The prediction has a mean pLDDT of 76.
This is a predicted complex of two RNAs, RNase P RNA and transfer RNA, with 449 nucleotides together.
RNA sequence: CAAGCAGGCCAGGUGGCCGCCGGCUGCGCUUGCAGCGGGAGGAAAGUCCGAGCUCCACAGGGCAGGGUGCUGGCUAACGGCCAGCGGGGGUGACCCCAGGGAAAGUGCCACAGAAAGCAGACCGCCCCCGCCAGUCGGGGGUAAGGGUGAAACGGUGAGGUAAGAGCUCACCAGCGCCGGCGGUGACGCCGGCGGCUCGGCAAACCCCACCUGGAGCAAGGCCGAAUAGGAGGGCGAUCGAGGGUGGCCCGCCCGAAGCCCUCGGGUUGGUCGCUUGAGGCUCCGGGCAACCGGGGCCCUAGAUGAAUGGCCACCGGCCCCGGGCGGGGCAACCCGCCGGGGAGACAGAACUCGGCUUACGGCCUGCUUAGACC
RNA sequence: UGGGGUGUCGUCAAGUGGUAAGACACGGGCCUUUGGAGCCCGCAUCCGGAGGUUCGAAUCCUCCCACCCCAGCCA
Numbered sequence: 001c002a003a004g005c006a007g008g009c010c011a012g013g014u015g016g017c018c019g020c021c022g023g024c025u026g027c028g029c030u031u032g033c034a035g036c037g038g039g040a041g042g043a044a045a046g047u048c049c050g051a052g053c054u055c056c057a058c059a060g061g062g063c064a065g066g067g068u069g070c071u072g073g074c075u076a077a078c079g080g081c082c083a084g085c086g087g088g089g090g091u092g093a094c095c096c097c098a099g100g101g102a103a104a105g106u107g108c109c110a111c112a113g114a115a116a117g118c119a120g121a122c123c124g125c126c127c128c129c130g131c132c133a134g135u136c137g138g139g140g141g142u143a144a145g146g147g148u149g150a151a152a153c154g155g156u157g158a159g160g161u162a163a164g165a166g167c168u169c170a171c172c173a174g175c176g177c178c179g180g181c182g183g184u185g186a187c188g189c190c191g192g193c194g195g196c197u198c199g200g201c202a203a204a205c206c207c208c209a210c211c212u213g214g215a216g217c218a219a220g221g222c223c224g225a226a227u228a229g230g231a232g233g234g235c236g237a238u239c240g241a242g243g244g245u246g247g248c249c250c251g252c253c254c255g256a257a258g259c260c261c262u263c264g265g266g267u268u269g270g271u272c273g274c275u276u277g278a279g280g281c282u283c284c285g286g287g288c289a290a291c292c293g294g295g296g297c298c299c300u301a302g303a304u305g306a307a308u309g310g311c312c313a314c315c316g317g318c319c320c321c322g323g324g325c326g327g328g329g330c331a332a333c334c335c336g337c338c339g340g341g342g343a344g345a346c347a348g349a350a351c352u353c354g355g356c357u358u359a360c361g362g363c364c365u366g367c368u369u370a371g372a373c374c
Numbered sequence: 375u376g377g378g379g380u381g382u383c384g385u386c387a388a389g390u391g392g393u394a395a396g397a398c399a400c401g402g403g404c405c406u407u408u409g410g411a412g413c414c415c416g417c418a419u420c421c422g423g424a425g426g427u428u429c430g431a432a433u434c435c436u437c438c439c440a441c442c443c444c445a446g447c448c449a
Base pairs, nucleotide, nucleotide: 001371002369003368004367005366006365007364008363009362010361012315013314014313015312016311017310018309020039021038023036024035025034026033027032041346045357046356048355049354050353051352052351053216054215055214056213060250061249062248063247065212066211067210068209069208070084071083072082073081074080085099086097087096088095089094100207101206105205106204107201108200109199122146123145124142125141126140127139128138129137130136131134154172155171156170157169158168159167173197175194176193177192178191179190180189181188182187220272221271222270223269230263231262232261233260234259235258242254243253244252265448266447267446279298280297281296282295283294284293285292286291318342319341320340321339323338324337325336326335327334328333375445376444377443378442379441380440381439384398385397386396392429400416401415402414403413404412422438423437424436425435426434
């Protein structure tokens, strides 16, 4: 220098002119004018999770359904975050993992192959029998060798055998059980025993543990305007229609002569919710960290076809080009100054938060290297 | 703004773990003087895109992209 890994920060600034949307004050009270002060983001996005809030009686029980899945912690909560454990990847910095159960059950494993799941004999090897005596036929044994496959029922060596085989033994790998030690725990280390070995898939059904009522600010409340309280169908009178916002049953509640569905009619107004909140900044303390506790300071958009914009000038940072100058260094190279030119991304709140994911411009710090040059 | 759904050849579409059916269209050939009809053949490197699970993914899971549908109030 290049390539890369991890973490953090910013999202240009100032001034002038012309506009837009709220708030307060004053004047005018139809609605404008003047002054002061405020006005998008790290993702406001996707709407993928979790909550607050509102309504459904209080949100009850069971089934079904859905979700999560190593351990410990954080949090209002989470499928999020932090720290670890185990496994995997990378030369490395470091990164990734839906990471419970396959000796509960069911199912699947195409093609190829002899055999694909209480295994299996195609070739080969060995033994026996037969005859037409061979490159033969039949029966049996054998999973060591060949070949197929993503996957073939441990590996190496020795013994053993007709040939072989955990058949036996030694070592190693793996599994299960027992014991000891360390750790809160996942788990790790050590020792002994066992049969010698029990395939994969649960992002297949399923089992186990835990969580889970539904809908969403077009929730919901109030005020106002207008219309035909019209037509058709269904159900129903206390043995109770129907309703209580995804399914079924129970319970509970509301509840009546009405209720539900479809078509038709009217209106496309105002206001509350609506922005002070698990809020932000900073300091101190605790904790490896996520985070927690305390003190101080601050108020920081509320629009409703939807404001937060446009132009100009200067400054600052970045990139490119060309030349020159100065400085540092043995060198590769680096830094600074001057001139000209250029780019400035992704994207726009809509009830509000905590996360995740995706899109995207630049800067800084630390670290790594089988890299390049000196 | 909120909720729901769909993406497979140019079009309509089947397939829901094991080589991506079929029809129309399109291209080529045969037949015909020529065209149409008919017959034969061909036509999906990528199943909207990316990543993952699996021996194996259009299919299962996650994240994106595009398109479509529904909605308020009164009575």